[in-house]
RNA sequence: GCCCACUUAGCUCAGCUGGUAGAGCGGCGGUAUCGUAAACCGCAGGUCGUCGGUUCAAUCCCGACAGUGGGCU
Numbered sequence: 001g002c003c004c005a006c007u008u009a010g011c012u013c014a015g016c017u018g019g020u021a022g023a024g025c026g027g028c029g030g031u032a033u034c035g036u037a038a039a040c041c042g043c044a045g046g047u048c049g050u051c052g053g054u055u056c057a058a059u060c061c062c063g064a065c066a067g068u069g070g071g072c073u
Base pairs, nucleotide, nucleotide: 001072002071003070004069005068006067007066010025011024012023013022019056027043028042029041030040031039049065050064051063052062053061
């Protein structure tokens, strides 16, 4: 220099052919216990990497850029 994949909650990751996002762990609160942990119930937490485009509507499609990982010379 060129090619490929990925970027979604604090972490690990889903998201079925476009119709305004979920799980597990973690955090907080509660039930229960003499008390703690485990267990059970509930809650909060996201401008879906950035900027543009297409569309009535974009996490999803297209382009550029940035970052991470891998490959080739």
Predicted 3D model of a 73-nucleotide RNA (transfer RNA) from a candidate division WWE3 bacterium.
Rfam family: tRNA. Gene Ontology term of the family: triplet codon-amino acid adaptor activity.
The sequence was found in a public genome assembly.
The coordinates come from a structure-prediction model, not an experiment, and the mean pLDDT is 82.